[in-house]
Parts: sequence; structure tokens; C1' cells
RNA sequence: CUACGAAAAGGGCACACCCGCCGCGAGACGGGGCCGCAAAGCCAGGAGUCUCUCCGAGACCGUCCGGUUGCCGCA
Repeated sequence: CUACGAAAAGGGCACACCCGCCGCGAGACGGGGCCGCAAAGCCAGGAGUCUCUCCGAGACCGUCCGGUUGCCGCA
């Protein structure tokens, strides 16, 4: 450095749900919450699902694949 994810250590994120707020909506954001996650960090590139003012425009990376970055470290 690459692959890998055992035991730990320091930590991190935050499903559902509730409240506020934005949006036609899927949903996003903030607070609470904490099911889980070794990338549940980021990217809409491929697929998939979803929405609509529908043949076009959007949403979801905690659906999968891929790209990219990162902590620790047994074999």
C1' cells in the first nucleotide's frame, strides 16, 4: 500500500415514529428518537422502486452494482 472484517479502542451515523418547516408529490431539512450499519461517508454512472403539473421532469445512496474517500487492526 492492497485485500480482508476477527477481538477490541476511540468514536461516527441514525430505521420506524413524533414535532416544526419546505415541496403538487415522492421526499428534503432541523429537533426528538434509536431499528440497525465496518463505510448506513460522498457521488444519480448502471439497474431498481417511487412521485408528478406525465412521454418529460423529479425523489430515494439505509434497494443492488459501480466509482471515490476514511478510523482501527488478528489471521